Predicted 3D model of a 113-nucleotide RNA (SAM riboswitch aptamer (S box leader)) from Parageobacillus caldoxylosilyticus NBRC 107762.
The coordinates come from a structure-prediction model, not an experiment, and the mean pLDDT is 86.
RNAcentral holds the sequence, with entries from Rfam and Ribocentre.
It matches the Rfam family "SAM riboswitch aptamer (S box leader)". Gene Ontology term of the family: regulation of gene expression.
Taxonomically the source falls in Parageobacillus caldoxylosilyticus (Bacteria, Bacillati, Bacillota, Bacilli).
RNAcentral records the identical sequence in 2 taxa.

[in-house]
């Protein structure tokens, strides 16, 4: 790279280089951003998925650690594709709005090719 499980509205930011762009790709929104973007680095900090470690009613469930990962604007920043309910506009019929709930697509993790 694929493929599978799980999860995804909580959480947690400061210095130093840097020097104009960021927020995954596109499209459309709508934030950040020279009051300094990405990116590197060094501190720190969040959570608790693996792992380790206790126990228990032992296909698992709690709890304790923090050793491997992650992460530190905004709901994965919303949306798009499909269906339900609601209102509203309409001549059929459809359109448009809001909500939810699935699906796409991506992120971490853990396992496998």
């Nucleotide at each position: 790279u694929u493929c599978u499980u799980a999860u995804c509205g909580a959480g947690a930011g400061a210095a130093g280089c840097g020097g104009a762009g960021g927020g995954a790709a596109c499209u459309g929104g709508c934030c950040c951003u020279g009051u300094g973007a990405a990116g590197c680095u060094u501190c720190a900090g969040c959570a608790a998925c693996c792992a380790g470690c206790c126990a228990a009613g032992u296909a698992u469930u709690g709890g304790c650690c923090a050793g491997g990962u992650g992460c530190u604007a905004a709901a994965u920043c919303c949306a798009g594709c499909g269906a339900a309910u609601u209102g509203a506009a309409u001549u059929u019929u459809u359109u448009c709005a809001a909500u939810u709930c699935g699906g796409c697509a991506g992120a971490u993790a853990a396992g496998a090719a």